[in-house]
RNA sequence: UCCCGGGUAAUUCAAUUGGCAGAAUGUCGCGCUGUUAACGCGAAGGUUGCCGGUUCGAGUCCGGCCCCGGGAG
Repeated sequence: UCCCGGGUAAUUCAAUUGGCAGAAUGUCGCGCUGUUAACGCGAAGGUUGCCGGUUCGAGUCCGGCCCCGGGAG
C1' cells in the first nucleotide's frame, strides 16, 4: 500500500426484504426465605465508531475517515 471480516446497552452478541433497536449476563427494586444464595416478577440502561449522501423511512444501501482482527506484497 492492497484485500477480507468486525465496531450496536456496563459486558458478550442478535436484528435474515430498508419499516417500533432486542436477548443473555451484570446493576437496581419487589416477591420468596429465619438470613444469604438460588429462583420468580419488574425497572433503569443506546449519538447503532465519526462525518456526509440516497430514501417517505437507514444498525442495514453509497462515499470519505478512525479503531480492532486476519491475509497478500